A computed fold for a 162-nucleotide RNA from uncultured Lachnoclostridium sp., annotated as Lysine riboswitch aptamer.
[in-house]
Parts: sequence; structure tokens; C1' cells
RNA sequence: GGUAGAGGCGCAUUGAUUAUUAGUAGACUGCAGGAUAUGUCAGGCAUAGUGGAGUGCAGUUGAAAGGAUGAGAUGCCGAAGCGAAUGGUAACCUGAAAGCCAUUUGCUGGUCGUAUGAUGAAUAAUCAUAAGACUGUCAUCAAUAUUUGAUGGAGAGCUACU
Repeated sequence: GGUAGAGGCGCAUUGAUUAUUAGUAGACUGCAGGAUAUGUCAGGCAUAGUGGAGUGCAGUUGAAAGGAUGAGAUGCCGAAGCGAAUGGUAACCUGAAAGCCAUUUGCUGGUCGUAUGAUGAAUAAUCAUAAGACUGUCAUCAAUAUUUGAUGGAGAGCUACU
């Protein structure tokens, strides 16, 4: 250098079911009211509107997207996640941004709950930080010795074969 493995509620993807979103948004009708409203934001343009806009109240009807979910399937063990930079993409047109994709680079061995914060309709879930518990691995030291304990490190690591 190559090949094959280990950690365990192990990681990620996928589609379906179910709950929530929600009796919400929207649609129709009535009353009040009287000029704006919509297309992400700004400018333009377009559409609807005094044959009554937005808004409020009442009645009838009534979703969806994102996120979540047991089992199944697939790919795997920097599996993967997050931050930063660069480039690209994006709504009727131009520009911009959240978002999405790719590359480079930095941090994190893994799991769990707690607290705070962000996203979110949410007390769900995900992510980040902090201290903590459990656990795997290597090094050093010690011992009652092939196991136990203490300290320390990190996956570009560890083990086996070659």
C1' cells in the first nucleotide's frame, strides 16, 4: 500500500401506512364597510375589483406542503452531521435572499437523557453548545493478573491477513 472486519437502541437513503398540521388555509352565502388586493421581497408587468377590493362577524363546506411515524427494502462503519469559503440554481421579467446542488476546508469515536438556543403549528422531531452517564478502541502505569482500575489520546484511528 491492498483486502476483510469490529463498536450498537450503530449511520444514512427510500417509498407506503398512520397521527398531527386543522375544523386551519381556501371556496360559497348573508350582514357591516367603502378602495384596494394578488403573483416570496423591491421595481416593473399582469390579473381581479364601485356589477363592491382588503378587513371584521355569522353560517355551510373544507384541504395540502414541510416535519414525524412501527414494520420492510437498499447502501454502509467519517458510516454521517454541523460550520466557513467559492461556484451554480431558483417563482411572469430584472435584481436580491431564505432554500437546494457541487467542490475545498475546519470540528465531532459512538449512544442516551438534562439545560439553553435555532428551525417548526407543536410539549413532536432535527441541529448546535455545555456539563454528565454508558460504551468501544489504542497508549502508559498499577494490581488481588489474560481480567480489573486509573490517567491520557483520537476515526487520516483500531484489529486480522498480505